[in-house]
RNA sequence: ACCCUCGUAGCUCAAUUGGAAGAGCGGUGGCCUUCGAAGCCAAUGGUUGCGGGUUCGAUCCCUGCCGAGGGUG
Repeated sequence: ACCCUCGUAGCUCAAUUGGAAGAGCGGUGGCCUUCGAAGCCAAUGGUUGCGGGUUCGAUCCCUGCCGAGGGUG
C1' cells in the first nucleotide's frame, strides 16, 4: 500500500437477508437472613464508532473517515 472481518447497554454478545433494538453478567432498590453469601422480585441502562446517501422507513443497503483484528507483498 491493497484485501477480508468486526465496531450495538459498564462488560460479553443477539437482532431470522429493511418495519425502529433484546438477553446474560454487572451495578441499584426490595424480599429473605441475627448480619452476610446464595436465592427470588422489581426497576435500571443505547445519539447502534463518526459523517453523508438510498428509502415512506436503516443496526441492516451504498459511500467517506476513525479504530481493532487477520491476510498478501
The prediction has a mean pLDDT of 83. Transfer RNA from a Chloroflexota bacterium, 73 nucleotides, folded computationally. Its Rfam family is "tRNA". Rfam classes the family as a transfer RNA. Lineage of the source: Bacteria > Bacillati > Chloroflexota. RNAcentral holds the sequence, with entries from ENA.